[in-house]
Context: one part of a larger RNA
RNA sequence: GAGUGAUUCUCGCCGUAGUGAUCUUGACGAAAUGGUUUUCAUCGACCCGUCUUGAAACACGGACCAAGGAGUCUAACAUAUAUGCGAGUAUUUGGGUGGAAAACCCUGAUGCGUAAUGAAAGUGAAGGCGGCUUGCCGCUGAGGUAGGAACCCCGCAAGGGGGGCACUAUCGACCGACCAAGCGCUUGCGUGAGGUUUGAGUAAGAGCAUAUCUGUUGGGACCCGAAAGAUGGUGAUCUAUGCCUGAACAGGGCGAAGCCAGGGGAAACUCUGGUGGAGGCUCGUAGCGAUACUGACGUGCAAAUCGUUCGUCUGAUUUGGGUAUAGGGGCGAAAGACUAAUCGAACCAUCUAGUAGCUGGUUCCCUCCGAAGUUUCCCCCAGGAUAGCUGGAACUCGUACGCAGUUUUAUCAGGUAAAGCUAAUGAUUAGAGGUACGUGGGUUGAAACAAUCUGCACCUAUUCUCAAACUUUAAAUGGGUAAGACCUCCGUGGUUACUUAACUGAACCCGGAGACUGAAUGCAUGAGUUCUUAGUGGGCCAUUUUUGGUAAGCAGAACUGGCGAUGCGGGAUGAACCGGACGCGCGAGUUACGGUGCCAAAGUGUUCGCUCAUCUAGACACCACAAAAGGUGUUGGUUCAUUUAGACAGUUGGACGGUGGUCAUGGAAGUCGAAAUCCGCUAAGGAGUGUGUAACAACUCACCAACCGAAUGAACUAGCCCUGAAAAUGGAUGGCGCUGAAGCGAACCACCUAUACUCGGCCAUCAAUGUAAAUGCGAUGCAUUGAUGAGUAGGAGGGCGUGAAGGUCGUGAAGCAGCCUUGGGCGUGAGCCUGGGUGAAACGGCCUUUAGUGCAGAUCUUGGU
Numbered sequence: 001g002a003g004u005g006a007u008u009c010u011c012g013c014c015g016u017a018g019u020g021a022u023c024u025u026g027a028c029g030a031a032a033u034g035g036u037u038u039u040c041a042u043c044g045a046c047c048c049g050u051c052u053u054g055a056a057a058c059a060c061g062g063a064c065c066a067a068g069g070a071g072u073c074u075a076a077c078a079u080a081u082a083u084g085c086g087a088g089u090a091u092u093u094g095g096g097u098g099g100a101a102a103a104c105c106c107u108g109a110u111g112c113g114u115a116a117u118g119a120a121a122g123u124g125a126a127g128g129c130g131g132c133u134u135g136c137c138g139c140u141g142a143g144g145u146a147g148g149a150a151c152c153c154c155g156c157a158a159g160g161g162g163g164g165c166a167c168u169a170u171c172g173a174c175c176g177a178c179c180a181a182g183c184g185c186u187u188g189c190g191u192g193a194g195g196u197u198u199g200a201g202u203a204a205g206a207g208c209a210u211a212u213c214u215g216u217u218g219g220g221a222c223c224c225g226a227a228a229g230a231u232g233g234u235g236a237u238c239u240a241u242g243c244c245u246g247a248a249c250a251g252g253g254c255g256a257a258g259c260c261a262g263g264g265g266a267a268a269c270u271c272u273g274g275u276g277g278a279g280g281c282u283c284g285u286a287g288c289g290a291u292a293c294u295g296a297c298g299u300g301c302a303a304a305u306c307g308u309u310c311g312u313c314u315g316a317u318u319u320g321g322g323u324a325u326a327g328g329g330g331c332g333a334a335a336g337a338c339u340a341a342u343c344g345a346a347c348c349a350u351c352u353a354g355u356a357g358c359u360g361g362u363u364c365c366c367u368c369c370g371a372a373g374u375u376u377c378c379c380c381c382a383g384g385a386u387a388g389c390u391g392g393a394a395c396u397c398g399u400a401c402g403c404a405g406u407u408u409u410a411u412c413a414g415g416u417a418a419a420g421c422u423a424a425u426g427a428u429u430a431g432a433g434g435u436a437c438g439u440g441g442g443u444u445g446a447a448a449c450a451a452u453c454u455g456c457a458c459c460u461a462u463u464c465u466c467a468a469a470c471u472u473u474a475a476a477u478g479g480g481u482a483a484g485a486c487c488u489c490c491g492u493g494g495u496u497a498c499u500u501a502a503c504u505g506a507a508c509c510c511g512g513a514g515a516c517u518g519a520a521u522g523c524a525u526g527a528g529u530u531c532u533u534a535g536u537g538g539g540c541c542a543u544u545u546u547u548g549g550u551a552a553g554c555a556g557a558a559c560u561g562g563c564g565a566u567g568c569g570g571g572a573u574g575a576a577c578c579g580g581a582c583g584c585g586c587g588a589g590u591u592a593c594g595g596u597g598c599c600a601a602a603g604u605g606u607u608c609g610c611u612c613a614u615c616u617a618g619a620c621a622c623c624a625c626a627a628a629a630g631g632u633g634u635u636g637g638u639u640c641a642u643u644u645a646g647a648c649a650g651u652u653g654g655a656c657g658g659u660g661g662u663c664a665u666g667g668a669a670g671u672c673g674a675a676a677u678c679c680g681c682u683a684a685g686g687a688g689u690g691u692g693u694a695a696c697a698a699c700u701c702a703c704c705a706a707c708c709g710a711a712u713g714a715a716c717u718a719g720c721c722c723u724g725a726a727a728a729u730g731g732a733u734g735g736c737g738c739u740g741a742a743g744c745g746a747a748c749c750a751c752c753u754a755u756a757c758u759c760g761g762c763c764a765u766c767a768a769u770g771u772a773a774a775u776g777c778g779a780u781g782c783a784u785u786g787a788u789g790a791g792u793a794g795g796a797g798g799g800c801g802u803g804a805a806g807g808u809c810g811u812g813a814a815g816c817a818g819c820c821u822u823g824g825g826c827g828u829g830a831g832c833c834u835g836g837g838u839g840a841a842a843c844g845g846c847c848u849u850u851a852g853u854g855c856a857g858a859u860c861u862u863g864g865u
Stems, first nucleotide, its partner, number of pairs: 047062004063865006071362001073219006080212006088112003094106003116123002127140006143171005151162004173202002175199003178195002182191004222361002225358001229351006240325009249315001251283003254279001258275007287312003292308002295306002327343001329339002364799006374387001376385003388536002391532007402523003406520002408483005418473001419471002425467003430462001432460003438456007487514005493509004498505001539563004544558005568579003583762002586760005594752003597736003603749001605748006618738001629723003633720010650707005656680003662674002686701001690699002763789009800854001802851010818838004823834004
């Protein structure tokens, strides 16, 4: 690979049995299985809107109800679509006709288009062939190459051959502008090959008008909101100041000048006692004011008052009336005070709906798609434009000759990580060896380029440690290119101003040949192209890399992934962590992360170790801390010792002699101190481990032995536990609690559980496929199959509801609209239909058109509570 057989699965047909939507009919029948309201209990569950990286926030708005309340209209432009006519198009200037301001007809002008280019004069869109009068006529006529659908031919098919529109790419041609070799002459003109120069051009036109959506800009321009600015007026009954004219101001005190009397004196004059009654004097009433209580009051008696207290009170006094000064002006014993409850520029009206890059608000539903906080520029940093990201609308093809956040193979560039410094550069530790020209200091020497010692420098071979701005070497990851028909080969085929001595070469073109098609994988919701466009342009977090910083929930970067824009299960709690992304008031099964004593679904599961914590042991990533250092708590390990030749521990005995060693000392006999530390006898006993004495003594230890009979000692190491470990309300392994754990370490089995996975049903969206043969309509339909379903800003599609207009069909006194309603029903929803009650006169469906068309918010407006 083929065949045969068996089994399983799938499909088709036939038969049988069961279930069975729906329909019809029967039974029950006034509370049930339906609806609604209230109470109780369990589980889940933080308050909406908003700005924001982030809101339940100790951020702001919000007591409640009703009504009103915010992207409008217009002009211009752009894209798209539709309709009419079409090299034109657009009636409405005027005229005609007409019952009419409607409709119809005609003429002209004008706009845009039909030709461009140039600053302009101006010139002005094809080439070839022929003819000649050299600028005219005749004939012909819109390029080449590559891709390219329909269509045609051959073929059963696969496929092959032709065909080349639109469009795309590229190379030429023509017109205008610019440059210009050459040529011609009448010398400043004409002509002009040609040109990597240039144009919003040509090359058998595509436009014009109208309508609609969307977008942009100007207009109040989605709505509300300034501080300001300008013009013209009104105010000095408040108050500031001047002037004019009036009015008012107890009772005391002090006692100036002048005067009188007496005394003194030669006199000048002076002393004493009176008299006198001055004064921006004093005490104090009225008056005027306003210090303190920081009293009363503080929705007051009062938009500045009341009480007590206090200042002044014959003067710059207080006050009535009149009059003058006016807004960038006045007036001011000056406080920026006052100028009518307004003053660092009054009040009123207007420009004015002033402007606001700023705050707040911005009204019905469903479906599909779905962002950005980055680039560049800006008197740019609370904003715009620009590119990027997004949506929508199309178009050209049709499964590869294409494409790719992938891999492989080949190849290229690189200088990071690492490494290196007995390699260069730079830094840097340590010795060793060496020599003389060097230099500093010594010794010997009178001195010597004499000898010798030594420090530094230097040389040699080594050694230690380093580098963002060092490097020989040099990754990983990442990046570029290639993996074929747009290719390869052949041709004394062509063109060329390049190249060559040379039709030599090179490049391109032309002809012919080659289908074994030149790695893998994926893409049938595919590939490619065009137009237009909203929002965004504050970001934040995590792993890894990384800069500044002592550090930070700090600031700044890179790659990737998230949150923002996002729910669900888990981490008790929680933007970002772990799992995993979501159609359904459908059903069944299985898992992830994480768990399984009780709270609380599931093991008081099995097996083996460890741990006791009186300051309250421990208990699961991010993560909500603890260190150095310690422990004869306990459990393991490593290394080295001792030990039946009897160790360790315990009890007992010995622990001597030379010697009171030497020195030193007031003294020192083992033991204040210094140096030394032998010998003998022994089983063993240090010129001595401590106590002790003035010095001895005495005791003890090391050491030895006897008894005993099997393990013992030391140093490290690491598990749990303990110490280290102190904070202000009482307190947190989430709580209770837990000790052969419900703790820590290891292994295994079972179970629980998400909107994840699998299967089935239904809905929506998208795609593909099929479909009108007999007789009307129809396809915007019907049928089948498959996949998908998160979403803020934002876009698109389809719907619901309101007012009005046209058309059409209807309802209504046998009761319209509205309102009420524990009645019934439909729809995903906005909403709609229907029964009953009330009510008493209008109202609705469908098709079009139109808009002052939908409220919870705006310290919104008005009214009510």

Background: Model confidence (mean pLDDT): 81 of 100. The part of an RNA shown here (large-subunit ribosomal RNA, domain II) has 865 nucleotides and comes from Euglyphida sp. Rfam family: Eukaryotic large subunit ribosomal RNA. The literature on the family includes a 2001 paper in Science by Yusupov et al., "Crystal structure of the ribosome at 5.5 A resolution". Its family is annotated with structural constituent of ribosome and ribosome in the Gene Ontology. RNAcentral holds the full RNA, with entries from ENA.